Predicted 3D model of a 73-nucleotide RNA (transfer RNA) from a Candidatus Nomurabacteria bacterium. The prediction has a mean pLDDT of 80. Its Rfam family is "tRNA". Rfam describes the family as follows. Transfer RNA (tRNA) molecules are approximately 80 nucleotides in length. Rfam classes the family as a transfer RNA.

RNA sequence: GCCGUUGUAGCUCAGUUGGUAGAGCACUCCCAUGGUAAGGGAGAGGUCAUCGGUUCAAUCCCGAUCAACGGCU
Numbered sequence: 001g002c003c004g005u006u007g008u009a010g011c012u013c014a015g016u017u018g019g020u021a022g023a024g025c026a027c028u029c030c031c032a033u034g035g036u037a038a039g040g041g042a043g044a045g046g047u048c049a050u051c052g053g054u055u056c057a058a059u060c061c062c063g064a065u066c067a068a069c070g071g072c073u
Base pairs, nucleotide, nucleotide: 001072002071003070004069005068006067007066010025011024012023013022019056027043028042029041030040031039049065050064051063052062053061
């Protein structure tokens, strides 16, 4: 220098070949216990890497950029 994959909650990851996003763990509150852990219930937490484009509508499609990883030279 070229190519490819990945980027979504604090962490690990789903998601739909377009109609405004979920799980587990973690966090907060409650129940329960003499108390703790385990257990049960409820809740909060997301400009879906960034910037543009297409579209009535983009996490999803297209382009560029950034970062991580891998391959080639």